[in-house]
RNA sequence: GCGGAUGUGGUGGAAUUGGCAGACACGAUAGAUUUAGGUUCUAUUCCGCGAGGGUGCAGGUUCAAGUCCUGUCAUCCGCA
Numbered sequence: 001g002c003g004g005a006u007g008u009g010g011u012g013g014a015a016u017u018g019g020c021a022g023a024c025a026c027g028a029u030a031g032a033u034u035u036a037g038g039u040u041c042u043a044u045u046c047c048g049c050g051a052g053g054g055u056g057c058a059g060g061u062u063c064a065a066g067u068c069c070u071g072u073c074a075u076c077c078g079c080a
Base pairs, nucleotide, nucleotide: 001079002078003077004076005075006074007073010026011025012024019063027045028044029043030042031041032040046053047052056072057071058070059069060068
């Protein structure tokens, strides 16, 4: 340099034919239980007071984009 794969909350990871973004699990916080701790159970847990915003970043197509198209960045794999 060329080709390919991947990128989503604190972590893993869903949403696969374009149609409620973050299901589910872990972790965290608070509470119940316990003398205490552990276990178990309940609630909350992307950002924002809210309206809204949010899928690596920037554009485009579309009524509608995590998903399709273009460019770009990072990591990994292959070729030279």
The RNA shown here (transfer RNA) has 80 nucleotides and comes from Lachnoclostridium sp. UBA1781. The sequence was found in a public genome assembly. NCBI's taxonomy places the organism under Bacteria, Bacillota, Lachnospirales, Lachnospiraceae, Lachnoclostridium. Its mean pLDDT, the model's own confidence on a scale to 100, is 81. Its Rfam family is "tRNA". Rfam classes the family as a transfer RNA.